[in-house]
RNA sequence: GGGCCUGUAGUUCAAUGGAUAGAACAGUGGUUUCCGGUACCACAGAUCGGGGUUCGACUCCCUGCGGGCCUG
Numbered sequence: 001g002g003g004c005c006u007g008u009a010g011u012u013c014a015a016u017g018g019a020u021a022g023a024a025c026a027g028u029g030g031u032u033u034c035c036g037g038u039a040c041c042a043c044a045g046a047u048c049g050g051g052g053u054u055c056g057a058c059u060c061c062c063u064g065c066g067g068g069c070c071u072g
Stems, first nucleotide, its partner, number of pairs: 001071007010025004018055001027043005048064005
């Protein structure tokens, strides 16, 4: 240089093109406990940037950026 894959909460992952983007763990607060842990309840937290297609985009297309793999 060329080709392919990939990017969603702090982490690991979901989400036929359609409603308010969900779960687990982690975090915070509460109940419980003499204290801590466990358990239970609640809360907060994300679609990599830009453009396009569409009535509607996490999803499809283009481009940029980041990561991974293969290769001259």

This is a predicted structure of a 72-nucleotide RNA (transfer RNA) from an uncultured Verrucomicrobiales bacterium. Rfam family: tRNA. About the family: Transfer RNA (tRNA) molecules are approximately 80 nucleotides in length. Its family is annotated with triplet codon-amino acid adaptor activity in the Gene Ontology.